[in-house]
């Protein structure tokens, strides 16, 4: 400190996800030891038990028992006394405690917490200091007795007694109250010791000493009230409030105060968020983060608040009180049914809930509280131990040496490699568990004994204190710790290896099964699923999972944006804010800077130390960024004051203009009517129909009504804030502009709420209505056409008032101000130059356009009228979808408008700009593409290939162009792979290995054959250590390794081929330009068959591809003549032969053509036209040759080859049969349908091949196919082997023929083991379709089409294909409009799998989540009445009552009971508000496999598209404005 995902790749917005950290967790696996923390986050949900508050006899009366012991007594069984237990236990009075300690977080948005004040408005029991005083007296009462009520809990009534318990008087005084006089108001005593004073001896009424009471004065500590600042989210919560806000009496509190009354005033809060709703205890801190921030508020501390639920008091210094009282409610228990008991959010534990959280443990040794004069008791606060890897920290699980680099596992290219120095093995060492011994520190004290000072006193008692000595207290625990002993022994595991992200191979699995945090991954070779061996990480723990902050500058204070990405309100005017020109004085609120006080402790950060280290611990520092005070300073901001003039603004003249309202006037043209010529058509479309017209249309002339819009000027030209304004006039009226001088004197910008204006369309009332024209109608068009096109038409557009309040209301660009280079136009003004003027130039302010530089931007563009650089201010955005949608709110007559969400889903969506691709875009150019022509397919018969169909099998592949006479250059049987039936199983073939046997020839049965059985016969060759052995080749047998496979996969491949496309085109180097994908180079003028070459150019070279070198053909020359030729001389039936080699010809070597010459066009080019000369001219004509890549094109069945699959069969042999079937269908052919013919006679000219298991002359037979015989020839020699078409002559004369051969009967020939199923060919007879072929369609531009007939491969026999060869030999191309296919430039683009692309909506199906909903049912709450328990206060009080007072059978004073009143809690009736939860039915939305139904968008998307409005219509959508 970053990385992954959008695209084909690119740059950017943007969101999603990962890598750290962390935790009171939790689950999964797995677990050796300790220290040291830490545990119910959920049900404030209910609790069995037990324990968590006493305690003091030195405040006060009382007072047992059980035992023991003595004594009488007795029916021997026991009874009674008495002592003793014991002034003990025990309850009671009383006194302090119990408001501390513990625990929980429900409630509270609150002076409830933090901070900092203030209290002159206050209180404080225990504690410390000081003064002062502790005088006198009286009447009760519980305990306990007795009777007596209840089941109990728990009471009644009568009687007895005490006190530090309660009352009365004195006193008091630095208390209270009052101006004062003055008047109110206090106390208890106990312990212990002595006899020094009193007193009678005793001892206490005395003195002494402490402790206690009272009041009082300060502290310390707490508490209580008030203030200022800070403290969560919702405005889809906008107005609350009557004790409400002051005030004055009065009253209540320890105290201020509407706290409370009463009575007077009408105020108090609030956009700087009152009120309402929602969450939520607050801090110190924790947990990330570089920091700001963000989350959070367990353990520890400090504050609150609560204590089943509510309400209200009593005690006390403090409570409205967790382990007190009262009442009411819910719940649980007891009951004898009449009452009555209870509250673990103390510690344990329990049940429930839950993903989840511990022991009914041990002790007061320590600290710390309570009571006590103290010993002491109390204490689940606390100390410690117990469970739990829940967390941090530390240790351990052994060390060294060890290579035959053992075995075994995994893998392998089969040599290997790799766990792996790791193990074994050899030498050590002992931490940690274990045993065995030893063994602290945590303790200081109090007490108590003894000595021994001090104080104090009268005292050497007592009492308090101090010192010395001894004794006396350990839960943790015989635990930390130390020593010894034995033994490498008892101690590793978990997640991950596709990329983020360290870490790779083998099986297995087959979009199954599973993985996954994003991207993805799995369909037969999966580093991604499960497994293994292997590696990486961490490691007594490792992984999931939740949750928080980070990374996220993705709420942007630090630090973000708004032309196209999500965003600037449609515009104005303006309130409150916010912000603000220049001087000068002055304050000191913002600011700065000193100083003080606080910012508790712990925690953090630093240092030092203490547990062997570390975590934890001590101790000290510094930090606390923050309020307060208080002292300065005076530059800026901000107040005051006094001035300025620049910035706004008036005034004065001059201009401009569709600015805005009202009224009035025109011409042109649609329609309409009336007339008047006129006559069959008019209209209208791609073409038509609907529609009008003989009742006179259209067309034309006159004359007329109306109502709407103003041609031309007219201009990226003018006004206006926007919306928006265009004929001509006049009357109101608003702003602009420029000049010059005078005034005001900051009067400004900006603007949240607020108001005003606001295109169409669209409501409401009234007119108007010519033309257009949603609906609607009809005719077209169509697979259908709710539409585009036509005829027609309503509303509506026009006018007035009144509402909507939207627009893609746009410059998609807020408003203001200032600066920051130019060019060049346009519209208003003004100044000056030069001229007389008309007009020329130059300065200048406003306005509006283009270009463009720096600078900005993702680019794309902005660019002085900024998207630049800077300031005020306002508005908005934060992934896409849901959605601008619901719900509520406000507005609106409706339509609808504005404000504006969530569940759920998805990884993306998006901008810009690239290369392609593609378009029913454009533009330039080729090609038998059209088009002109010529012959053809498609009709008919066979022929062959398919496809289907059938079969046991009909083998298999090939599937638009580019599969169909294609593999297959030839299936009777082999071939052959297919069926069906006999056989074989180490194999029909290859290698090793043993055993025999050379091998090999003949023959016999059987069998359809393979194949079985079984006879004869016969030993060879080489070596050598030779009655043997061994060897090579070959048979047989045999064991296993392995053969075999035309089995699957061409989508795992290799070579091989097809196709684009013999088209011009694919590219790279180094250099520019671009943030970058990529551009340039290859574009662009021109040119050509070509990216051929020229010129130009930020390119400059260069590959691969064209072309050209290569083979045949056309022309010639040398050379060379046999089997070839024959001109000249012989010969001869014949180049037969002599002879020649001139000639043709055959082959070898040359030569020619190169835009090389002219003339013209062209850019002084390249080329191009034309001419010449040439056998041939512009590549002469053909071939061969096939760039970069495309189609996962074709082929495992040519080969080869990975993986899988078989192995007495998917192999191998055989024999039959199939591949050749047949209602059909379609491709390719070949024969034809005739007279340019058919048939017969006669006759003429090729080429290039092929031949020995061949070709076969001749010669004879047969009609013939052939069949006997047989020269020649391994071929320029001999054979195949007559070329046909053509030429003459004849002949037939337009017919299903003398065409036309199909097909079937009879008879043959050839091949071959065999022609049935199924070859060819020959003769006799038979003589089908068929009269030129419908829609569509294919070939071809010259020796080509067309048409003849020749040869060869295959091959035993078997072409109508297939390859090749020649003989004959044309027509036609105006030209590129158009169809196909391709090339380049350019445009759009939502496509990249690339238009056979993408996509959109309704219906159907299934889930999901939501929202309406007749209604139901639940929380919370307001108003409004009723109710009134407890309790408090008032007031009664005839009932009762000890303290006091009097003039005492009593009466007062003072209180009690009980009644009454007032306040009030539950409860209760009406009625609102809100918020869940349900709920028939419904509504849209999401998201689903290849479902229906169009085709709305993407390209001109086939009617450009969207944006509002408004009808319509299954659906996208269609109209209209």
């Nucleotide at each position: 400190a970053g990385a992954g995902u959008u695209u084909g790749a690119u740059c950017c917005u943007g969101g999603c996800u990962c890598a750290g950290a962390a935790c009171g967790a939790a689950c999964g696996c797995u677990g050796g030891c300790g220290g040291c923390g830490u545990g119910c986050u959920u049900a404030a949900c209910a609790c069995a038990u037990g324990c968590a508050a006493g305690u003091c006899g030195a405040a006060c009366g009382c007072g047992a028992a059980c035992g023991a012991u003595u004594u009488c007594u007795u029916u021997c069984g026991g009874g009674a006394a008495a002592u003793u237990u014991a002034g003990u236990a025990g309850a009671g009075u009383g006194g302090c405690g119990c408001a501390c300690g513990g625990g929980u977080g429900a409630g509270u948005a609150a002076c409830g917490c933090g901070u900092a004040a203030g209290u002159a408005a206050u209180c404080u029991a225990c504690c410390u200091a000081g003064g002062c005083a502790u005088c006198u007296g009286g009447a009760a009462u519980a305990a306990c007795a007795a009777u007596u009520c209840g089941a109990a809990a728990g009471g009644a009534u009568u009687g007895c007694u005490a006190a530090u318990a309660c009352c009365g008087g004195a006193u008091a005084c630095g208390u209270u109250g009052g101006a004062g006089a003055c008047a109110a108001g206090a106390a208890a005593g106990g312990u212990g010791g002595c006899c020094u004073c009193u007193g009678u001896u005793u001892c206490a009424u005395g003195c002494u000493a402490c402790c206690g009471u009272g009041c009082u004065u300060a502290g310390a500590g707490g508490a209580g009230c008030u203030u200022g600042c800070g403290u969560a989210c919702c405005a889809u919560u906008a107005g609350c409030u009557a004790g409400u806000u002051g005030g004055u009496g009065g009253g209540g509190u320890a105290a201020u105060g509407g706290c409370c009354u009463a009575c007077c005033a009408a105020g108090g809060c609030a956009a700087c968020g009152a009120u309402g709703g929602u969450u939520a205890g607050c801090g110190g801190g924790u947990c990330u983060g570089a920091g700001a921030g963000g989350a959070u508020g367990a353990u520890c501390c400090g504050c609150c608040a609560c204590a089943c639920u509510g309400g209200a008091a009593c005690u006390g210094g403090a409570a409205c009180a967790c382990g007190g009282a009262c009442c009411a409610g819910a719940c649980u228990c007891c009951u004898a049914c009449g009452g009555g008991a209870g509250g673990c959010a103390g510690c344990a534990g329990u049940g429930a809930g839950g993903a989840a959280u511990a022991u009914u443990g041990c002790g007061c040794a320590a600290u710390g509280g309570g009571g006590g004069c103290a010993a002491c008791c109390c204490u689940g606060a606390c100390g410690c131990a117990g469970c739990g890897a829940c967390g941090c920290c530390g240790c351990g699980u052994g060390g060294a040496u060890g290579a035959u680099g053992a075995a075994g596992g995994c893998u392998u290219u089969c040599g290997g490699g790799u766990c792996g120095u790791a193990a074994a093995a050899u030498c050590c060492u002992g931490u940690c568990a274990g045993a065995u011994g030893g063994g602290a520190a945590g303790a200081a004290a109090u007490g108590u004994a003894u000595a021994u000072g001090u104080a104090u006193u009268a005292a050497u008692a007592c009492u308090a204190u101090g010192u010395a000595u001894g004794c006396u207290u350990g839960a943790c625990g015989g635990u930390a710790c130390c020593a010894u002993c034995a033994a490498a022994g008892g101690a590793a595991g978990c997640a991950c290896c596709g990329g983020c992200u360290a870490a790779c191979u083998c099986c297995g699995u087959g979009c199954c099964a599973g993985c996954a945090g994003c991207c993805g991954c799995g369909g037969u070779a999966a580093u991604a699923c499960g497994g293994a061996g292997g590696g990486u990480g961490c490691a007594a723990g490792c992984g999931u999972u939740g949750u928080u902050c980070g990374g996220a500058a993705u709420u942007a204070c630090u630090g973000g944006g708004c032309g196209u990405a999500a965003a600037g309100c449609g515009c104005g005017c303006g309130u409150a804010g916010g912000c603000g020109g220049c001087u000068a004085u002055u304050u000191a609120a913002g600011u700065c800077a000193g100083a003080u006080g606080u910012g508790a402790a712990a925690g953090u950060c630093c240092a030092u130390g203490g547990c062997u280290c570390a975590a934890c611990c001590a101790u000290g520092g510094a930090a606390g960024u923050g309020c307060a005070u208080u002292u300065g300073a005076a530059a800026c901001u901000g107040g005051a004051u006094a001035g300025c003039u620049u910035g706004a603004g008036u005034a004065u003249c001059a201009g401009a203009g569709g600015g805005g309202a009202u009224g009035g006037u025109g011409g042109a043209a649609u329609u309409c009517c009336c007339g008047g010529u006129g006559u069959a058509g008019a209209g209208g479309u791609g073409a038509a129909a609907u529609u009008c017209g003989u009742a006179g249309a259209u067309a034309u002339c006159g004359g007329g009504a109306g109502g709407a819009a103003u041609a031309c000027c007219g201009g990226u030209g003018g006004c206006g804030a926007a919306g928006g304004c265009g004929a001509c006039c006049a009357u109101c009226u608003g702003g602009c502009u420029g000049a010059a001088u005078a005034c005001u004197g900051a009067c400004g910008c900006u603007g949240a709420g607020g108001u005003g204006c606001g295109a169409a369309a669209g409501c409401g009332u009234g007119g108007g209505g010519a033309g257009c024209a949603a609906a609607c109608a009809g005719g077209a068009u169509u697979a259908g056409a709710u539409a585009c096109c036509c005829u027609g038409g309503u509303a509506g557009u026009c006018c007035a008032c009144g509402c909507c309040g939207u627009a893609a209301a746009c410059g998609a660009u807020g408003u203001c101000a200032a600066c920051u280079a130019g060019g060049u136009g346009u519209u208003g003004g003004a100044g000056u130059g030069g001229u007389u003027a008309a007009u020329c130039g130059c300065u200048u302010c406003a306005u509006u356009g283009c270009c463009g530089g720096a600078g900005c931007u993702a680019a794309c563009g902005c660019a002085u009228u900024a998207a630049g650089u800077u300031g005020a201010c306002c508005g908005c955005c934060u992934g896409g979808g849901g959605a601008g949608u619901a719900c509520g709110g406000u507005c609106g007559c409706a339509a609808g408008a504005u404000u504006a969400a969530a569940a759920c889903u998805c990884a993306a969506a998006g901008g810009a700009a690239u290369u392609g691709a593609c378009g029913g875009g454009g533009g330039c150019c080729c090609g038998c593409a059209c088009a002109a022509g010529c012959g053809g397919u498609g009709g008919a018969g066979u022929a062959u290939g398919u496809g289907g169909u059938u079969u046991a099998a009909u083998u298999c592949g090939a599937c638009g162009c580019a599969a169909c006479g294609c593999g297959c250059a030839g299936a009777a049987c082999c071939u052959u792979a297919c069926c069906u039936g006999g056989u074989c199983u180490u194999g029909a073939c290859a290698u090793c290995c043993c055993g025999a046997g050379a091998a090999g020839u003949u023959c016999u049965c059987u069998g359809a054959a393979a194949g079985g059985a079984g006879a004869a016969u016969g030993u060879g060759c080489c070596u050598c250590u030779u009655u043997g052995a061994g060897g090579a080749a070959u048979u047989c047998g045999g064991u296993g390794a392995c053969a075999g496979g035309u089995g699957c996969u061409g989508c795992a491949u290799g070579g091989c081929u097809g196709u684009c496309g013999u088209c011009a085109g694919c590219u790279c180097g180094u250099g520019u330009c671009g943030u970058g994908a990529g551009a340039u180079g290859u574009u662009g003028g021109g040119u050509u068959a070509a990216g051929u070459c020229c010129c130009g150019c930020a390119a400059c070279g260069a590959g691969c591809g064209c072309a050209a070198c290569c083979c045949c053909u056309g022309c010639u020359u040398c050379u060379a003549g046999u089997u070839g030729c024959c001109a000249u001389c012989a010969u001869u039936u014949a180049g037969u032969u002599g002879g020649g080699c001139a000639c043709u010809c055959u082959a070898g070597a040359g030569g020619g053509a190169c835009u090389g010459c002219c003339g013209g066009u062209g850019u002084c080019a390249a080329a191009c036209c034309g001419g010449a000369g040439g056998a041939a001219g512009g590549u002469g004509g053909g071939g061969a040759u096939g760039a970069c890549g495309u189609c996962a094109a074709g082929u495992c069945c040519u080969c080869a080859u990975g993986g899988c699959c078989u192995u007495u069969a998917u192999g191998a042999c055989c024999a039959g049969g199939g591949c050749u079937a047949c209602a059909c269908a379609c491709g390719u052919a070949c024969u034809a349908c005739a007279a340019u013919g058919g048939c017969a006679u006669a006759g003429a000219c090729a080429a290039a091949g092929g031949g020995c298991a061949g070709c076969g002359a001749c010669u004879u037979c047969g009609c013939a196919a052939g069949g006997a015989g047989a020269a020649g020839c391994g071929a320029a020699u001999c054979c195949c082997a007559u070329a046909a078409a053509c030429u003459a002559u004849g002949u037939c004369u337009c017919a299903g023929u003398c065409c036309g051969g199909a097909u079937u009967g009879g008879a043959g020939u050839c091949u071959g083991c065999a022609a049935c199923u199924c070859g060819a060919c020959u003769c006799c007879a038979u003589g089908a379709a068929g009269u030129u072929g419908g829609a569509a369609u294919c070939g071809c531009u010259a020796g080509u089409a067309a048409u003849c007939g020749u040869g060869g491969a295959u091959c035993a026999g078997c072409a109508u294909g297939c390859c090749a060869c020649g003989g004959u030999g044309a027509a036609u191309a105006c030209g590129u409009u158009c169809c196909c296919g391709g090339g380049c430039c350019u445009u759009g683009u939502a496509c990249a799998c690339a238009c056979c692309g993408c996509c959109c909506g309704u219906c159907a199906c299934a889930c999901c989540a939501c929202g309406g909903g007749a209604g139901u049912u639940g929380g919370u709450u307001g108003u409004a009445c009723c109710a009134g328990a407890a309790g408090u206060a008032g007031u009664u009080g005839a009932g009762c009552g000890a303290a006091c007072u009097u003039u005492u059978u009593a009466a007062g004073a003072c209180g009690c009971a009980g009644g009454c009143u007032a306040c009030c809690a539950a409860g209760g009736u009406a009625u609102g508000a809100u918020c869940g939860g349900u709920a028939a039915c419904u509504g849209g939305g999401g998201u689903g496999a290849a479902g229906u139904c169009g085709u709305a968008a993407c390209a001109a998307g086939g009617u450009a598209g969207c944006c509002c409005u408004a009808g319509g219509g299954g659906a996208a959508c269609c109209u209209g404005g």
Molecule: small-subunit ribosomal RNA
Organism: marine sediment metagenome